[in-house]
């Protein structure tokens, strides 16, 4: 110095206009002698700061954090 990459706990979706979605997982509640399973519901996320835009997870800079390249 060049590249890629940042979304719920952990994986991973989302043409610039969704109520930001989906497993798995954490809770709760039926079942069930208990417990697993099974069903129902629940809570949980756009690194951060700035622009751009009528509107930004998206697009632009700048930083933070991870990886990976050349010397």
């Nucleotide at each position: 110095c060049c590249c890629c990459c940042g979304u719920c706990g952990u994986c991973u979706a989302a043409c610039g206009g969704u109520u930001a979605g989906g497993a798995c997982g954490u809770c709760c509640a039926a079942c069930u002698u208990c417990u697993a399973a099974u069903u129902g519901g629940a809570a949980a996320a756009c690194g951060u700061c700035g622009g751009u835009u009528c509107g930004a997870c998206u697009c632009c800079g700048a930083c933070c954090g991870g990886g990976g390249g050349c010397c």